[in-house]
RNA sequence: AGCGGGAUAGAGUAAUGGUUAACUUGUCAGGCUCAUGAUCUGAAGAUUGCAGGUUCGACCCCUGCUCCCGCCA
Numbered sequence: 001a002g003c004g005g006g007a008u009a010g011a012g013u014a015a016u017g018g019u020u021a022a023c024u025u026g027u028c029a030g031g032c033u034c035a036u037g038a039u040c041u042g043a044a045g046a047u048u049g050c051a052g053g054u055u056c057g058a059c060c061c062c063u064g065c066u067c068c069c070g071c072c073a
Stems, first nucleotide, its partner, number of pairs: 002071006010025004018056001027043005049065005
């Protein structure tokens, strides 16, 4: 070089082409407690790797590039 898989909140993962991108954990605030933990409630946090294309509409389909993992030699 070639082939396959992957890149989405701080971390780990979801999401038949369809309206507000969901869940767990973490963070912050409050409730509860003498206090901490546990638990309950609420909030913030994502331009879905980058650049194009298809489409009325793209995390999802197509092309190129970057990075990570694996296979082959």
A computed fold for a 73-nucleotide RNA from Phlegmariurus squarrosus, annotated as transfer RNA. It matches the Rfam family "tRNA". By type it is a transfer RNA. Its family is annotated with triplet codon-amino acid adaptor activity in the Gene Ontology.